[in-house]
RNA sequence: GCCGAAGUAGCUCAGCUGGUAGAGCAACUGUCUCGUAAUCAGUAGGUCGCAGGUUCGAUUCCUGUCUUCGGCA
Numbered sequence: 001g002c003c004g005a006a007g008u009a010g011c012u013c014a015g016c017u018g019g020u021a022g023a024g025c026a027a028c029u030g031u032c033u034c035g036u037a038a039u040c041a042g043u044a045g046g047u048c049g050c051a052g053g054u055u056c057g058a059u060u061c062c063u064g065u066c067u068u069c070g071g072c073a
Stems, first nucleotide, its partner, number of pairs: 001072007010025004019056001027043004049065005
């Protein structure tokens, strides 16, 4: 230099051909217990890496760019 993959909640990841973003763990509150943990119930937490474009509407499609990983040279 060229090609490919990944980037979504604090962490690990879903999101089935575009229609207001979810799970598990973690956190917090309550329940339970003499108390702690566990169990059970609930709550909060995300400008979907960044910037543009298309569209009535973009995590999703297109372009550029950044980071990480892999391959070729």
Molecule: transfer RNA
Organism: uncultured Bacilli bacterium